[in-house]
Molecule: Bacterial RNase P class A
Organism: Acidimicrobiia bacterium
């Protein structure tokens, strides 16, 4: 310099005018004024996991769903970190629902002779038996009829270990050596997944479990329109003649007579809470840990509406601005996204 890999950051900037939601203060009253504050990295999909709320719940089993290498992190997870194994890449690094296919059942297009207790199309052989010829009677030759053969060709993602030798009529783990792989036993390393070695064995065991299934772990249901409180009107139910001046009598005053008055519980409209201080954010040459993360210290408060605010216009500048917008909250995953920048690492070439 070029090509890449991984992780991260920002998401036009500044000023002015008008408008809207929330909080605080004031005026003083139900409207103004002032100050402060007002979307995201995904607020999205609603796919996982939780908090919270209500309902359900003796104990055990079955069914169904989800998950699935190991160790760790976490409130929890299908997430994250570290590692093992397999695959890809020269490498940095990336990808993997990654338990079980020597329990059972099922499935496999096309091609091909044959594809799941394989298969004779081509080819090879024809020892043995048949047939033919010959014979000095022991045999010899021929044929390819029976038959043998998975070594050859070709097909396929895959043809039932590989190479070499022996063996044979021709062949074949039929036998042997080495190699690969498997099972059992065993030694060493590792917390573990697993890795490395030794001995023995039989010569070999195909793929597929996001097919059924088996094994292990795990799961009660509904969701903030959850739920709690207050509560007009209408309908329903119940009670009802006296009261005051005045302790009593008289007197006076007030009130009622049911289409009224008072009360009641449930609860509609509506209102209040839930609601945003929280597994919260930022900072730290702090401590522990490889890391995810945990602990400690300091500072900060950062939308909270309910028909739902976060907008419009103008000016200047630049690299000319993407995807998109809260609705109970939080941790993830996935998807969408103009452009710019940063850090670490890898490879190639060149220079010192």
């Nucleotide at each position: 310099u070029g090509a890449g890999u991984u992780g991260g950051u920002g998401a036009g900037a500044c000023g002015g005018u008008c408008g809207c939601g929330g909080c605080u203060g004031c005026c003083c009253u139900c409207g103004g004024c002032a100050g402060c504050u007002g979307a995201g990295g995904a607020a999205a999909g609603u796919c996982c996991g939780g908090a919270c709320u209500c309902c359900a719940c003796a104990g055990g089993g079955c069914a169904u769903g989800a998950c699935g290498c190991u160790g760790g992190g976490u409130a929890a997870c299908a997430c994250c970190c570290a590692g093992g194994c397999g695959g890809g890449g020269c490498a940095a690094c990336c990808c993997g629902a990654u338990g079980g296919a020597a329990a059972g059942u099922g499935c496999a297009a096309c091609a091909g002779a044959g594809a799941g207790c394989a298969g004779a199309c081509u080819g090879c052989c024809g020892a043995u038996g048949g047939c033919c010829c010959u014979c000095a009677a022991g045999g010899g030759g021929g044929u390819a009829c029976a038959g043998g053969u998975g070594a050859u060709g070709g097909u396929g993602a895959a043809a039932c270990g590989g190479u070499g030798g022996g063996g044979u009529a021709a062949g074949a783990g039929c036998c042997c050596a080495c190699c690969a792989g498997c099972a059992g036993c065993u030694c060493g390393g590792g917390u573990g997944a697993c890795c490395g070695g030794g001995c023995u064995g039989g010569c070999u065991a195909g793929g597929u479990a996001a097919a059924c299934c088996c094994c292990g772990u795990u799961a009660g249901g509904a969701g903030c329109a959850a739920g709690a409180c207050c509560g007009a009107g209408c309908a329903g139910g119940a009670a009802c003649a006296g009261g005051g001046c005045u302790g009593c009598c008289c007197g006076c005053c007030c009130g009622c007579u049911a289409c009224g008055u008072u009360c009641c519980g449930g609860g509609u409209a509506g209102g209040u809470c839930g609601c945003u201080u929280g597994a919260g954010g930022c900072c730290g040459u702090g401590c522990g840990g490889u890391a995810a993360c945990g602990c400690c210290g300091g500072c900060c408060c950062c939308a909270g509406a309910u028909a739902g605010a976060u907008g419009a216009c103008c000016g200047u500048c630049c690299u000319c601005g993407a995807c998109a917008g809260a609705a109970u909250c939080c941790g993830g995953c996935u998807u969408a996204u103009c452009c710019a920048c940063c850090a670490a690492c890898u490879c190639a070439c060149g220079a010192a």